[in-house]
Context: one part of a larger RNA
Molecule: large-subunit ribosomal RNA, domain II
Organism: archaeon
RNA sequence: GCGAGGGAGUUAUUUUAUGUGGCAAGACUAAAUGCUUUAACGCAUGCAGUCGAAGGGAAACCAAGACAACGCAAUUCGCAAGAAUGAGGUUGUGGGUUUUAAAUAGCUUAAGUCACAUGGAUUAGACCCGAAUCCCGGAGAUCUAUUCCUGGGCAAGGUGAAGCCAUUCUUCCGAGUGGUGGAGGCCUGAUACAAGUGUUAGUCCUACUGCUUUGGUGACCUAGGAAUAGGAGUAAUAUGCCAUCCGAGCCGGGCGAUAGCGGGCUCCUUCCGAGUUAGCUCUUAGGCUAGCCUAGCCAGAGAAAGUUAGUGGGGUAGAGAUACUGAUUAGAAAGUAACGGUUCGAAAGUUCCGCCUUUUUUGUCAAACUCCCAAUCCAUUAUCAUCUAAGAAGGCUGGAGUAGGGGGCAGGGGGUAAGCUCCUGUUCCGAGAGGGAAACAACCCAGACAAUGGUUAAGGCCCUUAAAUGCUGAUUAAGUGUUAUCUCGAAAUGCGUCUUUUUCCUAAAACAAUUGGGAGGUUGGCUUAGAAGCAGCCAUCCUUUAAAGAAUGCGUAAUAGCUCACCAAUCUAGGGGAAAGGCCAUGAAAAUAAUCAGGGCUAAAAUCAGCUGCCGAUACCAUUGGAUACAAAUUGUUUCAAUUUGUAAUUCGAUAGGAAGGUAAAGUGAGAGAGCAGAAGCUUGUCAGAAAUGACUAGUGGAUCUCUCAGUUAAAUGGAUCCUCGC
Numbered sequence: 001g002c003g004a005g006g007g008a009g010u011u012a013u014u015u016u017a018u019g020u021g022g023c024a025a026g027a028c029u030a031a032a033u034g035c036u037u038u039a040a041c042g043c044a045u046g047c048a049g050u051c052g053a054a055g056g057g058a059a060a061c062c063a064a065g066a067c068a069a070c071g072c073a074a075u076u077c078g079c080a081a082g083a084a085u086g087a088g089g090u091u092g093u094g095g096g097u098u099u100u101a102a103a104u105a106g107c108u109u110a111a112g113u114c115a116c117a118u119g120g121a122u123u124a125g126a127c128c129c130g131a132a133u134c135c136c137g138g139a140g141a142u143c144u145a146u147u148c149c150u151g152g153g154c155a156a157g158g159u160g161a162a163g164c165c166a167u168u169c170u171u172c173c174g175a176g177u178g179g180u181g182g183a184g185g186c187c188u189g190a191u192a193c194a195a196g197u198g199u200u201a202g203u204c205c206u207a208c209u210g211c212u213u214u215g216g217u218g219a220c221c222u223a224g225g226a227a228u229a230g231g232a233g234u235a236a237u238a239u240g241c242c243a244u245c246c247g248a249g250c251c252g253g254g255c256g257a258u259a260g261c262g263g264g265c266u267c268c269u270u271c272c273g274a275g276u277u278a279g280c281u282c283u284u285a286g287g288c289u290a291g292c293c294u295a296g297c298c299a300g301a302g303a304a305a306g307u308u309a310g311u312g313g314g315g316u317a318g319a320g321a322u323a324c325u326g327a328u329u330a331g332a333a334a335g336u337a338a339c340g341g342u343u344c345g346a347a348a349g350u351u352c353c354g355c356c357u358u359u360u361u362u363g364u365c366a367a368a369c370u371c372c373c374a375a376u377c378c379a380u381u382a383u384c385a386u387c388u389a390a391g392a393a394g395g396c397u398g399g400a401g402u403a404g405g406g407g408g409c410a411g412g413g414g415g416u417a418a419g420c421u422c423c424u425g426u427u428c429c430g431a432g433a434g435g436g437a438a439a440c441a442a443c444c445c446a447g448a449c450a451a452u453g454g455u456u457a458a459g460g461c462c463c464u465u466a467a468a469u470g471c472u473g474a475u476u477a478a479g480u481g482u483u484a485u486c487u488c489g490a491a492a493u494g495c496g497u498c499u500u501u502u503u504c505c506u507a508a509a510a511c512a513a514u515u516g517g518g519a520g521g522u523u524g525g526c527u528u529a530g531a532a533g534c535a536g537c538c539a540u541c542c543u544u545u546a547a548a549g550a551a552u553g554c555g556u557a558a559u560a561g562c563u564c565a566c567c568a569a570u571c572u573a574g575g576g577g578a579a580a581g582g583c584c585a586u587g588a589a590a591a592u593a594a595u596c597a598g599g600g601c602u603a604a605a606a607u608c609a610g611c612u613g614c615c616g617a618u619a620c621c622a623u624u625g626g627a628u629a630c631a632a633a634u635u636g637u638u639u640c641a642a643u644u645u646g647u648a649a650u651u652c653g654a655u656a657g658g659a660a661g662g663u664a665a666a667g668u669g670a671g672a673g674a675g676c677a678g679a680a681g682c683u684u685g686u687c688a689g690a691a692a693u694g695a696c697u698a699g700u701g702g703a704u705c706u707c708u709c710a711g712u713u714a715a716a717u718g719g720a721u722c723c724u725c726g727c
Stems, first nucleotide, its partner, number of pairs: 001727006011124002014121010026051003032045004055062002066093005074085004094109005127264004134254005145228009154218001156188003159184001163180007193215003198211002230246001233241002267662006277290005291402002293399006302387002306384001308382006318372001319370002325366003330361006339354003344349001405429010434445003449625007459615003462599003468612001470611006481601002492586003496583010513570005519543003524538003549564001553562002626652002628648009663716001665713002668710007681700003685696004
């Protein structure tokens, strides 16, 4: 991992609500006893007790049951409209009692009780599984720590302490030399033995093998025997060791410890359907209360989500600036005590500038500015529409879950920003399928009872791929693009190209091109070495002309020379400038090799503006069928059920969760049955049902089994690192 079997809301106590039934101002018996008897029963006694019949008050103590009005259902009258009565109900006044001098105020003013069933709560292991712990009692020192007793072991070699002998020196003490001697937590060392530095190999094994390395007469190694025991031992302390995991061993018990934490929790269908918020909480991994969901009941007439209009409310978006507060650009005028700088002056002082104040022109701003002021919004009235006696709004009671939310859009606070964070409103996902967006919880369309057929939505219609290589008019040459959002490329720049507006020149000839002219006074004056159109300063006239500057640029030492302005001719019809807009381009850098989904696409299959047709969903329409809710009728065993008919344009997606009905399994009782002419079980197929499931055929099998009603459960498995067995 696979298979099979097992495997999780149970039982009791007390209590509460609902349903059904008995009796009822009462209801019920408990333990126990007696009788009868069965598989289990049952009947009687039991006058003890519990709950209820009266409340209020801490207590002493005191102690109710009445009247009126409104009015639903229903009944009666009425053709109807409506009227009368009006159980229950509502309201008011009363009654009881507490407080009090009094008033007010609080509670209260007659239906229960027992049994069964179901939902909840309580206490118990309390749906199942899961800790690390804490305490108690035992068994452990065959491992290991330390100690004790009795034993055992350490090749070979080296070094050569003390002591001793001989000899020399010496006054003494003593010293030297040569021997001898054999000490040492001495040395070398793969004897044994012990250790375990590096490395090697091994990996169901659990510290080992080889090589290497260290100690190897010692605080040495070692055999056997003995001692110390769990907050204790032992410890040359490492919190080490105490039987392969020791900051407190192991085994058993308390024990099903506890777990606000983690995992798991078994048949079907029908109806409705959340929340992730607020307050409190040693509380933020949990609870309690409210909110939101669900079921039942009470009651009896309005409800409020939409449209339009009216009347009010308001100070946001925007806008504004002698309409305030505050900020703020550049000036102007007037004033100016002090201050800063500055001119003149020996100084006093003085001149000018700045600052500052006022007025004014101009330019720009604000969440905590407003002379103004929307849309939306809020309140209310009316109209229209909608829901409602088939029961609204409201109220009461039973049961919950939830209290980690998230995305889009719009508006904000924080942040450089974020698939960031914190709010408000709304919507969707959560709990929502289907179609589109290549894929894609929340983007677009659209809310799925079932079947069949058709029509559309969003989005598409060259191929992959259903549908026009459709039509009309433009733009783009960059493969720009072929991306609704998600997934956005800026400032700046461009004789790229298109469009619009405007202005100037032009048939008395423009613009461009070509040819020619482009002169004289004069080398203007000054300056200068020179200055002659062209270093610089000043002036910039006059003449001849078709036109020609006291010269636009180049050039010369200065002249010269070339050229331009300007003019004519040739030529011929548009040309020059400005502003705005569209598309395009530059700006433009990321890590293995490129993506519009891909192929591919250029008068498009790109972009802009239009038009027509088609495709396209569980949407819409049609037909058929079902369920649910409600109503009516009929039938029956008449509280209830069944059937039929009707209403639903406005019912039938759904997690947590609430409510209702049903299926399967195993016993028991009663009734009815099946079976060797083939029971159960198993295999296969067919049919029925909305499903859980049921029925039947055939085969196998070879002896038990089923249905209805009632009642009872060890009553449903795929998961839990689930348990057991097998593989």